[in-house]
RNA sequence: GGAGCCAUAGUUAAAUGGAUAUAACGAGGCUUUCCUAAAGACUAAUUCCAAGUUCGAUUCUUGGUGGCUCCA
Numbered sequence: 001g002g003a004g005c006c007a008u009a010g011u012u013a014a015a016u017g018g019a020u021a022u023a024a025c026g027a028g029g030c031u032u033u034c035c036u037a038a039a040g041a042c043u044a045a046u047u048c049c050a051a052g053u054u055c056g057a058u059u060c061u062u063g064g065u066g067g068c069u070c071c072a
Stems, first nucleotide, its partner, number of pairs: 001071007010025004018055001027043002030040002048064005
């Protein structure tokens, strides 16, 4: 220098154009317990950035940023 893949909650992942973006673990207080643990019900928290296409974008297109890999 060229090419490919990836970026979603604190973490790991789902969602291939349409509903309030979903689950597990984690966090918070509540119930239970003498206390803790476990268990139960609940709450908060997320689409890397910008532009474009579309009635509608996590999803498609372009550019940028970051990470991994391959070639030279």
Molecule: transfer RNA
Organism: Bdellovibrionales bacterium